[in-house]
RNA sequence: GGGAGGCAGCGGGUGAUCGCUGUUCCGUCAUCCGCGGAACAGAGGAAAGUCCGGGCUCCGUAGGGCAAGGUGGUCCGUAACACGGACCGGGGGCAACCCCAGGGAAAGUGCCACAGAAAACAGACCGCCCCGCAAGCUGCGGGGUAAGGGUGAAAAGGUGAGGUAAGAGCUCACCAGCUGCCAGGGUGACCAGGCAGGCUAGGCAAACCCCACCUGGAGCAAGACUGAAUAGGGGAACGCUAGAGGGCGGCCCGUCCGAAGUUCCCGGGUAAGUCGCAUGAGGUGCUGGGCAACCAGCAUCCCAGAUGAAUGAUCACCAUCCUAUCUGUCAGGAUACAGAACCCGGCUUAUAGCUGCCUUCCUGGG
Numbered sequence: 001g002g003g004a005g006g007c008a009g010c011g012g013g014u015g016a017u018c019g020c021u022g023u024u025c026c027g028u029c030a031u032c033c034g035c036g037g038a039a040c041a042g043a044g045g046a047a048a049g050u051c052c053g054g055g056c057u058c059c060g061u062a063g064g065g066c067a068a069g070g071u072g073g074u075c076c077g078u079a080a081c082a083c084g085g086a087c088c089g090g091g092g093g094c095a096a097c098c099c100c101a102g103g104g105a106a107a108g109u110g111c112c113a114c115a116g117a118a119a120a121c122a123g124a125c126c127g128c129c130c131c132g133c134a135a136g137c138u139g140c141g142g143g144g145u146a147a148g149g150g151u152g153a154a155a156a157g158g159u160g161a162g163g164u165a166a167g168a169g170c171u172c173a174c175c176a177g178c179u180g181c182c183a184g185g186g187u188g189a190c191c192a193g194g195c196a197g198g199c200u201a202g203g204c205a206a207a208c209c210c211c212a213c214c215u216g217g218a219g220c221a222a223g224a225c226u227g228a229a230u231a232g233g234g235g236a237a238c239g240c241u242a243g244a245g246g247g248c249g250g251c252c253c254g255u256c257c258g259a260a261g262u263u264c265c266c267g268g269g270u271a272a273g274u275c276g277c278a279u280g281a282g283g284u285g286c287u288g289g290g291c292a293a294c295c296a297g298c299a300u301c302c303c304a305g306a307u308g309a310a311u312g313a314u315c316a317c318c319a320u321c322c323u324a325u326c327u328g329u330c331a332g333g334a335u336a337c338a339g340a341a342c343c344c345g346g347c348u349u350a351u352a353g354c355u356g357c358c359u360u361c362c363u364g365g366g
Base pairs, nucleotide, nucleotide: 001362002361003360004359005358006357007356008355009354010353012318013317014316015315016314017313018312020042021041022040023039024038025037026036027035028034044337048348049347051346052345053344054343055342056219057218058217059216063253064252065251066250068215069214070213071212072211073087074086075085076084077083088102089100090099091098092097103210104209108208109207110204111203112202125149126148127145128144129143130142131141132140133139157175158174159173160172161171162170176200178197179196180195181194182193184191185190223275224274225273226272233266234265235264236263237262238261245257246256247255282301283300284299285298286297287296288295289294319335320334321333322332323331
């Protein structure tokens, strides 16, 4: 000087004038109805997606089972999670680092196109060897073989030696894998060893499935209160303790309500106001513990609550970027993705431009 990897942050600013919403206070007012004034505050890193987990609210018991759904290495964190951290194993990269729905294929079923002889209780196309016939060349029949070649993503462990008619773990040595025993390190997943054995059963479970663990339902349009209006209208079925019908996502058991009862269908009215509604698993700073995620203690702060839906408009200056390859001046243009609606912890997606820190590789010089 160049390339790359990881982490974190900003994402327009200042002033003036006018305007909007909320809270608190003051004044007016019989009266927080309205009006006037003052102070303070007023959209995000994703507010988006609605994909997970909860808090909260309701459902008469939410209990047990089946079915259904979800997760899938180990340990830790958390209110909890399919999230986060650290580590193990596998893969990619020279490296810093990055990725993985990462239990089971000898429980069963299924799939692997084309090519190839053959794609899993799987084999003989070319070849090699032996015997017979034939015999100029060449070929035919029988038996053996899977070491060599070919096809393919993948074809009965790898290298070497011996052995054989030719070959083959057929035998042996060294490895890899599998099984059994012993024993070391680690909380654990696992790592690294010793001895012995038989030679070695492809891939896919993000195919069905098996195994382990987890799971009531519905949702702020939840729900509560006040007020108002209408037609306490019409009909049907079953039943009255021998239990109809209903409640709890589907089914079963259990359980609860239930007797002039329960449910269903048609029709009519209302849909106005208030609460829920923001003090929280809250933010920030410091100290301690921990590799970290995170936890504890102390201090300090209050940081939107709208309801056809509030934070906008104008002017001036500044900042950044572009027009623009070098220097200087001037001028012009542009400034990303995008707006809370019960709240919180995550994940995913979109994002002009700018800033800081750390690490790795290449090249050049001292």
The RNA shown here (Bacterial RNase P class A) has 366 nucleotides and comes from a Deltaproteobacteria bacterium. It matches the Rfam family "Bacterial RNase P class A". By type it is a ribozyme. The coordinates come from a structure-prediction model, not an experiment, and the mean pLDDT is 77.